[in-house]
This is a predicted structure of a 350-nucleotide part of an RNA (small-subunit ribosomal RNA, central domain) from an uncultured bacterium.
Context: one part of a larger RNA
């Protein structure tokens, strides 16, 4: 080295682009370097193999013109795998025409609704609970009408729906811009997968340095509850929560399911493109792609289950596992303003 795994038992990196590197479509020439045969030198002793022998066997030990793996060199094959040249188009990518979308940035805008403030009506409660009570109110609340201010969210539509590589994404309109799907030709000719390092993006909290603060609300204060109540519950309420820039890099970041590509019955349902058949037309009905989904045949599977969106049955590459705690923690290192983060043991112990 060689072995079995990874949905829930340990175990798919949070996701994407990509360096090296593995790994690669159909044909035709050519080499002939991996491979394969043969021949030749060489392979010191032990040591392995076989054959004979010697300690009563063995184990051990001696003994052969013996033999093996290994290196060299020459010849020789040419199916694969490889360079090298040339072609193809079924991968892959591109133009041409459409389509659907809460994908992203940015700017501008609208209505509801809560709170504030002003005025006007009014008067003795409000408001909260299992029940109070802290709170608010005659210095006039609470309802209520009118104006006004200011922040944050975006109700019906609204789905089991869409759309993004994940995280995510929703009022409207513009403007800028990424990615998918179809349909017919054309076009370039393997340009392809996958990717150790690396980069880039990544929720919510959390930091900096500057606004903003309507509602909510950690910490905090009072009230209650109760043995206590550093809570559950109510009143208040400050960092947050919002905006711009600038880190942080985690998550049960979940399909606990890596990507990519052939293959393997169907039924149904939705979303969204083509075609057809209908028809004045829209329906319906039928074929076809692509998504999201629910049940299934074969097959897997300990079981659940999973089943064309695979956990079926294969390749390719990558990543991670290797009793339990100790521990995702100690010490370096490496990153961070910090708060940690990323990388990771032993010791003893079951």
């Nucleotide at each position: 080295c060689u072995g079995g795994g990874c949905g829930u038992a340990a175990a798919g990196c949070g996701u994407g682009c990509g360096u090296a590197g593995g790994u690669g479509g159909c044909g035709c020439g050519u080499u002939a370097a991996g491979u394969g045969a043969g021949a030749u030198g060489u392979u010191a002793a032990a040591u392995c193999g076989u054959g004979u022998g010697g300690c009563u066997c063995a184990a051990c030990c001696a003994u052969a013109u013996c033999g093996a793996u290994g290196c060299a060199u020459c010849u020789c094959a040419u199916a694969c795998u490889g360079g090298c040249g040339u072609g193809c188009u079924a991968g892959a990518g591109g133009a041409c025409a459409g389509c659907a979308g809460a994908g992203g940035c940015a700017a501008g805008u609208g209505g509801a609704a809560u709170u504030u403030g002003u005025a006007g009506u009014g008067u003795a409660g409000c408001a909260g609970u299992g029940a109070a009570a802290u709170g608010c109110g005659u210095a006039g609340a609470u309802a209520u009408u009118a104006c006004a201010a200011g922040g944050a969210a975006c109700a019906c539509c609204a789905a089991u729906g869409g759309c993004g590589a994940a995280g995510g994404c929703a009022g409207c309109u513009u403007g800028c811009u990424g990615g998918g799907c179809u349909a017919c030709u054309c076009c370039u000719g393997a340009c392809a997968c996958u990717g150790a390092g690396g980069u880039a993006c990544g929720a919510a909290a959390g930091c900096g340095u500057g606004g903003g603060g309507a509602g909510c609300g950690a910490a905090c204060a009072g009230g209650a509850u109760u043995a206590g109540a550093u809570a559950c519950c109510c009143u208040g309420g400050u960092a947050g929560u919002c905006c711009a820039c600038g880190c942080c890099g985690u998550a049960a970041a979940c399909g606990a399911u890596g990507c990519a590509u052939a293959c393997u019955a169907g039924a149904c349902g939705u979303a969204u493109g083509g075609g057809g058949u209908a028809u004045c037309g829209a329906c319906c009905c039928c074929c076809u792609g692509u998504g999201c989904g629910u049940c299934g045949a074969a097959g897997c599977u300990a079981a659940c289950g999973c089943g064309a969106u695979a956990a079926g049955u294969a390749u390719g590459c990558c990543g991670c596992c290797u009793g339990g705690g100790a521990a995702g923690u100690a010490c370096g290192g490496c990153c961070g303003c910090a708060a940690g983060g990323c990388u990771a043991a032993a010791a003893c112990u079951c």
The coordinates come from a structure-prediction model, not an experiment, and the mean pLDDT is 86.